Transfer RNA from a Pyrinomonadaceae bacterium, 73 nucleotides, folded computationally. The RNAcentral record of the sequence draws on Rfam.

Parts: sequence; structure tokens; C1' cells
RNA sequence: AGUCUCUUAGCUCAGUUGGUAGAGCAUUACCUUGACAAGGUAGGGGUCAGCAGUUCGAGUCUGCUAGAGACUA
Repeated sequence: AGUCUCUUAGCUCAGUUGGUAGAGCAUUACCUUGACAAGGUAGGGGUCAGCAGUUCGAGUCUGCUAGAGACUA
């Protein structure tokens, strides 16, 4: 220098053919206990890396930028 892959909740990750963003763990409150752990119930938490474009509608498609990784030289 070139090519490819990835970026979604605090962490690890799903998200099918473009049609209301989810799970586990963590966290908060409550129940349970003498207390803790485990368990149960309910909740909070998201600019889907950023900026544009296409579309009635974008996490998903297209372009550019940033970051991470792999490969080629």
C1' cells in the first nucleotide's frame, strides 16, 4: 500500500426475506433467611461505531469516515 471480516445494553452474543430491538450474565426493588448464598417475582438500562444515500419503512441494502482483527506484498 491493497483485499477481506467485525463494531447491537455494563460484559458475552443473537437478530431469519428490510416491517414495533432481544437473550444469558450483571444491576435495582421486593419475597424467602437469624444472616448470607441459592431460588422466585417485577423493573431499569440502547444515537444498533459515526455521517450521508436508497426506500412508505434500515440493526439489516449502498457509499464514505473511525476503530479492531486477519491475509497478501

Its Rfam family is "tRNA". Rfam's curators write: Transfer RNA (tRNA) molecules are approximately 80 nucleotides in length.
NCBI's taxonomy places the organism under Bacteria, Pseudomonadati, Acidobacteriota, Blastocatellales, Pyrinomonadaceae.